[in-house]
Context: one part of a larger RNA
């Protein structure tokens, strides 16, 4: 002397910009953190419209949409760091694999069918819910038909698909829930990318030998099963292997990484916030569904724990966002918006979204800015000192002149917006002037922060304080204490003239901070 996710003392004006449970992966009260889609479906609890009414109500007809089937999304976002010393991280390389959405390309989308919720009807149950029967729709499910690629093959051949749904239009001996055309947007099968993701390996990754041996699916092999996929991954047989002082084994720490602090570097220490990878989700186990989990806010089983019961039997998991208890030297509001930015859903309108943006709180840190300027000697008073002449506080005040930054008050007021919604023109697509509709043009709008700025009035008015003065080390004297009571980082200092203790006066050093403690270099 830099430094801290800091803490305490004493003290405190203001902006900006950053961080804020390092300890109990302890236990939570309450609120929200994950939905959406009616352009898939049958349908109609609730609202509003419209029709009809016998004014009781009735009719899904329209806007819409409770609860259902279906889809797609909850495997992303968010959280902690307990476990882990390992292919887990970090670098380079590999090769035997998959991949929802997206992109590009080939080739299709023909023709049936039978249920189940909802719903109605009965029952059980305090609850959670749960049993029977009845009818019913689909982009739910099931078969057949086809098969360019595509998987198997003995190379003959054999296996395997699909779903409609909106918008518009022609045409009619049928005026239709038609048939036909066309636009989207979905749907199947496969190729190729794109993106993710699984596997394998070289090196490299904390201490300890007062841990020296460890090992039986152990090490290889052949067959097989098994996975998206190489492998003892798993099985049954054969071999006897296979690792270690170049530290196996066992134990104790630990999340690793780009980074971070510190150094002049090599090097030490460290992994808060930012990002990337792992791990985990009350503890332990398992799979289920999916492209993708063995799945924070899904299941199912075992345990602790809490919590409701009618004692039969049920509900719960803040290491999401606040917030509570508790622990602890010690860390924040049970805000506000979806306005941007991103996510999921959807043709879209939008609709969720404690990710995010913002706002409260804290000098926790960094920067920035103030607390006035100038003139003023009768060197006033008063404090202190004193050799009593005086010195010093001190141009410091006061006094006169000025200026208004911040604060306070009052008026204006940005950027962050981009886009979407209407109307118009219109390239394209099609038979097609319908419909969609790239791209322009107008128009009324869409800000949670609520401010930044900006200008106006007043008036020095609204703002300094810690530490420390023996040496090291910048800064000295009186008093008080009497080896007491105390300081102390180290040396020491205090036993009657203490610059080193307590106070005062004055000085010295940083300043909205100043000191100590811990800690790293």
């Nucleotide at each position: 002397g830099a430094u801290u996710g800091a803490a305490c003392g004493c003290u405190g004006g203001c902006g900006g910009u950053a961080u804020g449970c390092u300890u109990a992966a302890c236990a939570c009260a309450u609120g929200c953190a994950a939905g959406u889609c009616g352009a898939a479906c049958g349908g109609u609890a609730a609202c509003a419209g419209g029709c009809c009414u016998u004014c009781g109500g009735g009719c899904g007809c329209u806007g819409a949409c409770g609860a259902g089937u279906g889809g797609c999304g909850g495997a992303c976002g968010g959280g902690u760091g307990a476990g882990u010393a390992a292919c887990g991280c970090g670098u380079a390389g590999g090769a035997a694999u998959c991949u929802g959405c997206c992109c590009a390309g080939u080739a299709g989308u023909g023709g049936g069918g039978g249920a189940c919720a909802a719903c109605c009807a009965g029952g059980g149950g305090a609850a959670a819910c749960c049993c029977u029967g009845g009818c019913u729709a689909a982009u739910a499910c099931c078969g057949c038909a086809u098969a360019c690629a595509c998987u198997c093959u003995a190379c003959g051949g054999a296996g395997a698909a699909a779903a409609g749904g909106a918008g518009g239009c022609c045409u009619c001996u049928u005026u239709g829930a038609a048939a036909g055309c066309u636009u989207u947007c979905a749907c199947u099968a496969u190729u190729a990318g794109a993106u993710g993701a699984g596997c394998c390996u070289g090196c490299g990754u904390u201490g300890g030998a007062u841990u020296a041996g460890c090992u039986a699916g152990u090490u290889g092999g052949u067959a097989g099963g098994g996975u998206a996929a190489a492998g003892g991954c798993c099985u049954a047989c054969c071999a006897a292997g296979g690792c270690g002082a170049c530290g196996a084994u066992c134990c104790a720490u630990a999340g690793c990484u780009g980074g971070u602090c510190u150094g002049a570097g090599a090097g030490g220490a460290u992994g808060a916030u930012c990002a990337g990878c792992c791990a985990c989700a009350c503890u332990g186990g398992g799979a289920c569904u999916g492209a993708g989990a063995c799945a924070c806010g899904g299941c199912c089983c075992a345990g602790a724990c809490u919590c409701c019961u009618a004692c039969g039997g049920g509900a719960g998991g803040c290491a999401g966002c606040a917030g509570u208890g508790g622990g602890g030297a010690a860390u924040a509001u049970u805000g506000c918006a979806c306005a941007a930015u991103g996510g999921g859903c959807g043709a879209a309108a939008g609709c969720c979204u404690g990710a995010u943006g913002c706002a409260g709180c804290c000098a926790u840190g960094c920067c920035g800015c103030g607390u006035g300027u100038g003139u003023g000697a009768a060197g006033a008073a008063g404090g202190c000192c004193u050799c009593a002449g005086g010195g010093u506080u001190g141009u410091a005040a006061a006094g006169c002149a000025c200026u208004u930054u911040u604060a306070u008050u009052u008026g204006g007021g940005a950027a962050g917006a981009a886009g979407g919604u209407c109307a118009c023109u219109a390239a394209g697509u099609u038979a097609a002037u319908a419909g969609c509709g790239a791209a322009g043009u107008g128009a009324a709008u869409u800000g949670a922060c609520g401010u930044a700025c900006c200008a106006a009035c007043a008036g020095a008015a609204u703002a300094a304080g810690c530490a420390c003065c023996g040496g090291c080390u910048a800064a000295c004297u009186c008093c008080g204490u009497g080896c007491c009571a105390g300081c102390a980082g180290c040396c020491g200092c205090g036993g009657u003239a203490a610059u080193a203790c307590g106070g005062a006066g004055g000085g010295u050093g940083c300043a909205a901070g100043c000191g100590u403690u811990a800690a790293u270099c």
The part of an RNA shown here (small-subunit ribosomal RNA, 5' domain) has 521 nucleotides and comes from an uncultured prokaryote. Its mean pLDDT, the model's own confidence on a scale to 100, is 88. The full RNA is in RNAcentral, with records from ENA.